[in-house]
Source information: This is a predicted complex of two RNAs, RNase P RNA and transfer RNA, with 380 nucleotides together. Rfam match: Bacterial RNase P class A. By type it is a ribozyme.
RNA sequence: AGCAAGCCAGGCGGUCGCUGUGCCACGCAUGUCGCACAGAGGAAAGUCGGGACUCCACAGGGCAGCGUAGCGGGUAACUCCCGUCCGCCGUAAGGCGAGGAUCAGAGGUACAGAGACGAGCCGGUUAAGUCCGGGUGAAACGGCCAAUCUCUACGCGGAGCAACACCAAGUAGGCAGACGAUGACGUGGCCCACCGAGUCUGCGGGUAGGUGGCUCGAGCCGCGCGGUAACGCGCGGCCCAGAGGAAUGACCGUCACGCCACGGCGAAAGCCGGGGUGACAGAAUCCCGCUUACCGGCUUGCUUCA
RNA sequence: GGCGCGAUGGCAGAGUGGUUAUGCAGCGGAUUGCAAAUCCGCGUACCUCGGUUCGAUUCCGGGUCGCGCCUCCA
Numbered sequence: 001a002g003c004a005a006g007c008c009a010g011g012c013g014g015u016c017g018c019u020g021u022g023c024c025a026c027g028c029a030u031g032u033c034g035c036a037c038a039g040a041g042g043a044a045a046g047u048c049g050g051g052a053c054u055c056c057a058c059a060g061g062g063c064a065g066c067g068u069a070g071c072g073g074g075u076a077a078c079u080c081c082c083g084u085c086c087g088c089c090g091u092a093a094g095g096c097g098a099g100g101a102u103c104a105g106a107g108g109u110a111c112a113g114a115g116a117c118g119a120g121c122c123g124g125u126u127a128a129g130u131c132c133g134g135g136u137g138a139a140a141c142g143g144c145c146a147a148u149c150u151c152u153a154c155g156c157g158g159a160g161c162a163a164c165a166c167c168a169a170g171u172a173g174g175c176a177g178a179c180g181a182u183g184a185c186g187u188g189g190c191c192c193a194c195c196g197a198g199u200c201u202g203c204g205g206g207u208a209g210g211u212g213g214c215u216c217g218a219g220c221c222g223c224g225c226g227g228u229a230a231c232g233c234g235c236g237g238c239c240c241a242g243a244g245g246a247a248u249g250a251c252c253g254u255c256a257c258g259c260c261a262c263g264g265c266g267a268a269a270g271c272c273g274g275g276g277u278g279a280c281a282g283a284a285u286c287c288c289g290c291u292u293a294c295c296g297g298c299u300u301g302c303u304u305c306a
Numbered sequence: 307g308g309c310g311c312g313a314u315g316g317c318a319g320a321g322u323g324g325u326u327a328u329g330c331a332g333c334g335g336a337u338u339g340c341a342a343a344u345c346c347g348c349g350u351a352c353c354u355c356g357g358u359u360c361g362a363u364u365c366c367g368g369g370u371c372g373c374g375c376c377u378c379c380a
Base pairs, nucleotide, nucleotide: 001303002302003301004300005299006298007297008296010255011254012253013252014251015250016249018039019038020037021036022035023034025032026031041280045291046290048289049288050287051286052285053160054159055158056157060192061191062190063189065156066155067154068153069152070084071083072082073081074080085099086097087096088095089094100151101150105149106148107145108144109143117142121134122133123132124131164212165211166210167209174203175202176201177200178199179198186194205379206378219238220237221236222235223234224233225232226231257278258277259276260275262273263272264271265270307376308375309374310373311372312371313370316330317329318328324360332348333347334346335345336344353369354368355367356366357365
C1' cells in the first nucleotide's frame, strides 16, 4: 500500500415519562396507586429467494407457465452456504462467473462490405473446385447468440397473520342486474376429477369494539467429538420486546473516543484550554438467507513493495 | 403490515434485440393588408446503476420514485 475473516455500534449516574409481566393495597367492577423486573438492529430496511403456520376438498391427474443448471456436499428449504474443476480479472494475497445442450428443430446476425448463414462471387493458379488471395466487419465459411424460442434433467397447487378462529354491538337479512342441477361458487392460468346450492356486482342499511393466533424457537451461550469446510451430534447452562393510530423516550451531569474550527505555548512533532458536533437506521406472525444503507473503531491471518 | 403494476421530448402515447413512431403544445418559414386555419421544416426523449450480447428502450439483477388493491356484520 492492499486482501480476507470475525467482532463492536459509547460507558456510568440523576430527574420526568411510556409498554409488558409479577406482587402488595384499594375498589362491586372496567381499573387505580405503589414496588420490583424486562423493554429494537446488524441491518429491525428492500420484501428478493426459501420455510414454519393458517385457510382453501384429502392438495389428486394432465396441459400451460415459472424457476434452477460444471462436479460433489450442507440445510427444514432456497436464486443461500461449503469444497473443488474450468474461464476471466489482479504482480500477489485474492475477487468474479445464470458455467447443461446449437449432431432434434426454428429464429436472429443491424451499419459497413462483392458476399452474413444458403453457399456462392471476383482475381490469380493447377492435370483437377487443385491451391492462394479478397480488408468491410463483432463475426468471412467455421462460426456466434440459448439472461431468443426450444430440447434435456430436476423442482414448484393457490392465497397470505388485513391468513384464520371466536365473542359482543347494531341494521331494512331491502332493491336492481348477472351466473347457476346442461353443476355456478369453492380454485387467483385452463381442463379433468371432487363437491353440491347458492354466488358475484352495484345501490341502500348497521358497526368503527374486544379476545385468541403472538412469541420457547430449524433459539442463545460454553465445552467436547466427527468433518478440509459449510455443518452435524452429545453434554451442561440460560429465558432474551410483544406493542396494536402502534411503547422502547426526553433533559441534565460526568468520563472516554473520533471529527471541526478557535486561542495559548513551542523551531517542529506536538501539548494545554474552553466551544461545537456524533453513521445508517426504528420490531409489527415467526425463522433461515440474500441484497441495499452506514461516522468510525478493534482483533486475527495473509500478500506486495521499500 | 401484505400483494400487484408502472416509469419513453413540455404533455399524451405506440414500439420491444439493430437510426424511438404519432398527436397536442413550442419555435422558424410559406400563405395574408394583419391574423386564424392550412402547408413545409426544427429539437440533448427511453428513471438510475450493473450484467448477458458484436449490439439493450427491449432480456436479467440491484436501487429510486409513483400508482393501485386487500381489514367487520348481514